[in-house]
Context: one part of a larger RNA
RNA sequence: CUGUGCUGAAGGAACUCGGCAAAUUGCUCCCGUAAGUUCGCGAGAAGGGAGCCCGCCCGCGAGGCAACUGGCGGGCGGGGGCACAGACCAGGGGGUUGCGACUGUUUAUCAAAAACACAGGGCUCUGCGAAGCCGCAAGGCGCCGUAUAGGGCCUGACGCCUGCCCGGUGCUGGAAGGUCAAGAGGAGGCGUGCAAGCGCCGAAUUGAAGCCCCAGUAAACGGCGGCCGUAACUAUAACGGUCCUAAGGUAGCGAAAUUCCUUGUCGGGUAAGUUCCGACCUGCACGAAUGGCGUAACGACUUCCCCGCUGUCUCCAGCACAGGCUCA
Numbered sequence: 001c002u003g004u005g006c007u008g009a010a011g012g013a014a015c016u017c018g019g020c021a022a023a024u025u026g027c028u029c030c031c032g033u034a035a036g037u038u039c040g041c042g043a044g045a046a047g048g049g050a051g052c053c054c055g056c057c058c059g060c061g062a063g064g065c066a067a068c069u070g071g072c073g074g075g076c077g078g079g080g081g082c083a084c085a086g087a088c089c090a091g092g093g094g095g096u097u098g099c100g101a102c103u104g105u106u107u108a109u110c111a112a113a114a115a116c117a118c119a120g121g122g123c124u125c126u127g128c129g130a131a132g133c134c135g136c137a138a139g140g141c142g143c144c145g146u147a148u149a150g151g152g153c154c155u156g157a158c159g160c161c162u163g164c165c166c167g168g169u170g171c172u173g174g175a176a177g178g179u180c181a182a183g184a185g186g187a188g189g190c191g192u193g194c195a196a197g198c199g200c201c202g203a204a205u206u207g208a209a210g211c212c213c214c215a216g217u218a219a220a221c222g223g224c225g226g227c228c229g230u231a232a233c234u235a236u237a238a239c240g241g242u243c244c245u246a247a248g249g250u251a252g253c254g255a256a257a258u259u260c261c262u263u264g265u266c267g268g269g270u271a272a273g274u275u276c277c278g279a280c281c282u283g284c285a286c287g288a289a290u291g292g293c294g295u296a297a298c299g300a301c302u303u304c305c306c307c308g309c310u311g312u313c314u315c316c317a318g319c320a321c322a323g324g325c326u327c328a
Stems, first nucleotide, its partner, number of pairs: 001323008010314002014312001019309001027051005036041001038157001052079009062069002080084001092307004098301001099299002104116002120155007132141003158294004163224003168221002170217005177212003183206002188201005225243005252286001253283001264280005
């Protein structure tokens, strides 16, 4: 010096990206416990007291014929120690935000999460030799199942809800019409031959699916405007005009895991707060199952604050063990 432990005056997070690490708490019984809530929970909330040994008294009830033996509970008094859940083992707590409902699952070897899954919701396909999938096939899975079933896709408990657009793309439907391949059809023409013939080209007409076309469909892929003016201070614009569109973003939320300008502005908390919480709305560039907004409980998730506690720090020191180093 390094590693692993132990202790520390005064202060107590001033450390740091961040209380990381450490410390605190820790068991049993008794008392006592808030908001919120899906009435289950939250709860071991929080917070407080007791715990060893000796003596006396009281109650309950077991065994026994009895003497008596052992048990449970309570009250009072006393004793010793630094310390009585005496070692080991053994929750720190509270408030608040975001995300995900939850228990689960995951990058074997840097990520455990707000990612995946999940019950629940929806759309869609599938009538059974099902759809879908594996296989060249036979055959198999689906399923010894049968639409309360099976497959695909999306969403993700629960509560309140889920607006407008079908122009594009997709899907579904559409005995008409347009286009359209092989095939059918053969007007007509060409080669050759004396010819019969043989060979070839070939118009009209006819000819599916598809495409065009006409509709439907957004919990299908997706999309959801601009400019100008206007009220008796000012400001603003319920109102009007105009252009464009398939339709111009409803509810709810909003500087947000989304806000560039931005440390927006105001309020709260601090002596002091680019973070945090509550508001405002000018949403660069939220928004409704690529779900919107809430939500008790849950979380080795995440934000900020407080109490307790501490060598994290002010500021380091000592001790123990192991290694290193020096000397032998």